[in-house]
The prediction has a mean pLDDT of 86. Predicted 3D model of a 110-nucleotide RNA (SAM riboswitch aptamer (S box leader)). The model forms 97% of the base pairs in the Rfam consensus.
RNA sequence: UUCUUAUCAAGAGAGGCAGAGGGACUGGCCCUGCGAAGCCUCAGCAACCACUGGAUCGUCCAGAAAGGUGCUAACUCCAGCAAGUUGUUCGUCAACUUGGAAGAUAAGAA
Numbered sequence: 001u002u003c004u005u006a007u008c009a010a011g012a013g014a015g016g017c018a019g020a021g022g023g024a025c026u027g028g029c030c031c032u033g034c035g036a037a038g039c040c041u042c043a044g045c046a047a048c049c050a051c052u053g054g055a056u057c058g059u060c061c062a063g064a065a066a067g068g069u070g071c072u073a074a075c076u077c078c079a080g081c082a083a084g085u086u087g088u089u090c091g092u093c094a095a096c097u098u099g100g101a102a103g104a105u106a107a108g109a110a
Stems, first nucleotide, its partner, number of pairs: 001110008013042005021031003025080004043072003048068002051063005076102001081099007
């Protein structure tokens, strides 16, 4: 980097260094000198892997949090493609619902 599977409505921030950007992309809308990104320290959340116990054992349930990751503004901030419902000034125009795409994280594989 690519592929597969699972999850994405909940949860959880302080300090130091630094000094202008950040929220993947595009559009919107936000955050930010009352200090962005990034780095460091400490703390916290969750429970994917690993761990413990059990069962009706391809798996499921419960527990714990000292290990490996992850995360700690806004639903993955909202929409992006398609279908449906309702409305309609009939313009794929608006609202809503469902599915998909893309993305993120974990585990496994190449």
About this RNA
Rfam family: SAM riboswitch aptamer (S box leader). Its family is annotated with regulation of gene expression in the Gene Ontology. It was read from a public genome assembly, where an Rfam model found it.